[in-house]
RNA sequence: GCGGCCAUCGUUCAAUGGUAGGACAGCGGAUUGUGGUUCCGCGAACGAGGGUUCAAUUCCCUCUGGCCGCC
Numbered sequence: 001g002c003g004g005c006c007a008u009c010g011u012u013c014a015a016u017g018g019u020a021g022g023a024c025a026g027c028g029g030a031u032u033g034u035g036g037u038u039c040c041g042c043g044a045a046c047g048a049g050g051g052u053u054c055a056a057u058u059c060c061c062u063c064u065g066g067c068c069g070c071c
Base pairs, nucleotide, nucleotide: 001070002069003068004067005066006065007064010024011023012022013021018054026042027041028040029039030038047063048062049061050060051059
C1' cells in the first nucleotide's frame, strides 16, 4: 500500500428496515440472627459524519479504532 471482518448498557452477547433485549455486574426491596444464596423490581448502550427511506443498530459512502490475510 491492497483486501476481508468487527465496533450495541460497566462487561459479555442478541436484535436480517417499524417501541433496542438477555446474562453477569450496580442500585432498591423481600427472605436471612449477620453475610451469602434465592426471588421481585429499577437504572443503564447502537464509535463519528453524510446519504437512501415515511421510518436506519440494520442498507450505501467516508472517517476513526481494533483484528486477520496479502504485498